[in-house]
RNA sequence: UGAUCGAAACGGCAAACCCGGGGCGACCCGGGGGCGCAAAGCCACAGGCCUCACGGAGGCGGCUGGGCUGCCGAA
Repeated sequence: UGAUCGAAACGGCAAACCCGGGGCGACCCGGGGGCGCAAAGCCACAGGCCUCACGGAGGCGGCUGGGCUGCCGAA
């Protein structure tokens, strides 16, 4: 230094719910709020679930797998 791993530390993100806004909707954005999270950072490739103006189109990465990247450095 790197991999694996996850003690400590600095921090980080942010569930439900409420307010405002967008959308037919799932849901998304901003503010508040914290259930939790070592990738709860990003990606819709596979599975899964959800929505619809259903030949199809969309949503969920905090459902599982996978890919890429990242802070710290004990055992």
Predicted 3D model of a 75-nucleotide RNA (c-di-GMP-I riboswitch aptamer) from a Candidatus Bipolaricaulota bacterium. Model confidence (mean pLDDT): 89 of 100. The sequence was found by an Rfam model in a public genome assembly.